Source information
Model confidence (mean pLDDT): 83 of 100. Predicted 3D model of a 526-nucleotide part of an RNA (large-subunit ribosomal RNA, domain I) from a Pseudomonadota bacterium. Its Rfam family is "Bacterial large subunit ribosomal RNA".
Context: one part of a larger RNA
RNA sequence: GGCUGAUGGUGGAUACCUUGGCACUCAGAGGCGAUGAAGGACGUGGCUACCGACGAAACGCUCCGGGGAGCUGGCAGCAAGCGAUGAUCCGGAGGUCUCCGAAUGGGGCAACCCUAUAGACGGUCGGCUGAAUCCAUAGGCCGACGCGAGCGAACCCGGCGAACUGAAACAUCUUAGUAGCCGGAGGAAAAGAAAGCAACCGCGAUUCCCCUAGUAGCGGCGAGCGAACGGGGAGCAGCCUAAACCAGGUGGCUUGCCAUCUGGGGUCGUGGGACGGCACCACGGGACCGGAGGCGCUAGACGAAGUGUUUGAAUGGCACACCAGAGAAGGUGAAAGUCCUGUAGUCGAAAGCGUCGAAGGCCCAGCCGGAUCCCGAGUAGCAUGGGAGAUAACCCGUGUGAAUCUGCGAGGCCCACCUCGUAAGGCUAAAUACUCCUGAGUGACCGAUAGUGGAACAGUACCGCGAGGGAAAGGUGAAAAGAACCCCGGACAGGGGAGUGAAAUAGAGCAUGAAACCAUCAGCCU
Numbered sequence: 001g002g003c004u005g006a007u008g009g010u011g012g013a014u015a016c017c018u019u020g021g022c023a024c025u026c027a028g029a030g031g032c033g034a035u036g037a038a039g040g041a042c043g044u045g046g047c048u049a050c051c052g053a054c055g056a057a058a059c060g061c062u063c064c065g066g067g068g069a070g071c072u073g074g075c076a077g078c079a080a081g082c083g084a085u086g087a088u089c090c091g092g093a094g095g096u097c098u099c100c101g102a103a104u105g106g107g108g109c110a111a112c113c114c115u116a117u118a119g120a121c122g123g124u125c126g127g128c129u130g131a132a133u134c135c136a137u138a139g140g141c142c143g144a145c146g147c148g149a150g151c152g153a154a155c156c157c158g159g160c161g162a163a164c165u166g167a168a169a170c171a172u173c174u175u176a177g178u179a180g181c182c183g184g185a186g187g188a189a190a191a192g193a194a195a196g197c198a199a200c201c202g203c204g205a206u207u208c209c210c211c212u213a214g215u216a217g218c219g220g221c222g223a224g225c226g227a228a229c230g231g232g233g234a235g236c237a238g239c240c241u242a243a244a245c246c247a248g249g250u251g252g253c254u255u256g257c258c259a260u261c262u263g264g265g266g267u268c269g270u271g272g273g274a275c276g277g278c279a280c281c282a283c284g285g286g287a288c289c290g291g292a293g294g295c296g297c298u299a300g301a302c303g304a305a306g307u308g309u310u311u312g313a314a315u316g317g318c319a320c321a322c323c324a325g326a327g328a329a330g331g332u333g334a335a336a337g338u339c340c341u342g343u344a345g346u347c348g349a350a351a352g353c354g355u356c357g358a359a360g361g362c363c364c365a366g367c368c369g370g371a372u373c374c375c376g377a378g379u380a381g382c383a384u385g386g387g388a389g390a391u392a393a394c395c396c397g398u399g400u401g402a403a404u405c406u407g408c409g410a411g412g413c414c415c416a417c418c419u420c421g422u423a424a425g426g427c428u429a430a431a432u433a434c435u436c437c438u439g440a441g442u443g444a445c446c447g448a449u450a451g452u453g454g455a456a457c458a459g460u461a462c463c464g465c466g467a468g469g470g471a472a473a474g475g476u477g478a479a480a481a482g483a484a485c486c487c488c489g490g491a492c493a494g495g496g497g498a499g500u501g502a503a504a505u506a507g508a509g510c511a512u513g514a515a516a517c518c519a520u521c522a523g524c525c526u
Base pairs, nucleotide, nucleotide: 001525002524003523004522005521006520007519008518009517016475017474020446021445022443023442024441025440026439027438028437029435030434031151032150039100040099041098042055043054044053046078047077050074051073052059061094062093063092064091065090066089070082071081072080105114106113107112121148122147123145124144125143126142127141128140129139155186156184157183158182159181160180166173170220196203197202207234208233209232210231211230217225218224238427239426240425241376245264246263247262248261249260250259251258252257253256269405271375272374273373274372275369276368277367278366284364285363286362288361289360293356294355295354296353297352298351300347301346302345306320307319308318309317310316321338322337323327329341330340331339381400382399383398384397385396386395387394407422408421409420410419411418462469463468482510485497486496487495488494
């Protein structure tokens, strides 16, 4: 020096554990904000760095409920107190709530400064005033209202809108109307009550799912893209206006018209309505008002049944019992139906909220006639250019530009016949989408290099001028019983005794403690 074995050190793998995650289900909630939000800064404790809580009334104040013996948060300690005249704690309603922040009296390098009491700006309404330009209008001034503004995960509608990529290159095409940016709204949104489909039979708003179907088609007919009718389901709900006509108000003027406003009337395609007659009521319906009362949520309450022995400890073994509308689960010194919290079951709200919702109120509703009138205009259509891959249908720019029910549109260029529908105004639950958030629960999900980046004071430390990037780090023991006292040492570090404990090779660098690596001892070889 090597090999082998043993004993230690180092190291932190492995098995075990789980405070934390992940995925989903069922309910709830689906918003907060000028009555100042989200998010922060700075403060508040007897001693208080940080976290949490709170706001100069500051570890908290008041009231109403619950609860019933301890309490002064994480967090020990010292000090001082509180509590059966019911504290701490839990729920409901209030009060307080510095400064910044939409931030809004003015300024500003957020959490500050100045003025002195101010809705800053926008909007709506009202009043006054008032151009070019007569009336008027625009504009200006003042006041009232307190309506908007900002934030928020996804879902939704709209506007703008890529590229990598694919086509084995690439340009039309594709990726894709995707990503991204912007605007807007709601708990859903959008769509929606046929100028629709269909095919000579018929259907009867919209939305979503399963088929139809990778079909018909589109396509440098390449790559690729890709319906509908119809069928089966989920869910179902239909309405209001404009106009004709009538009444009233206002304005204009050529005195009987025009314009405008309000109310009535009216809402349809087997055309409907106005208009003229006749009836003028009812069963019924309603998405509106109303709220008796019920139910639910926000604290809670009651709630069965085991002892002995072994052990450090019993929930295990043995012995003999018991409950069960409860043998879900968690905890307890090992493995508990009968020890604790609970579980099944049964009850419960002064106050606030949600939901259903009775009485009552309000609203809706015919027949005949067929002369006249009405039935949504720079619209429909057409030309041209463009979007949507072709065309019809649809949308946009420019130009042109109808008809009025004997009307008009559609049926995939177009024409005829036939059939279907009634544009150029609007509203409309449910079935559908999503989950920042709350409650309950589930898992052939993870178990500390996994699972969230984050089980832990993590979006922290740290890096970057910045946008931004972004960690590592869990486990003594049943209980601190966390090692009094003695010895070596420097009033260290570290160790040896003693003591605690079932165990200290569980001693805080603490459960298990692999390997690499290091050391000691023994054997063998050189």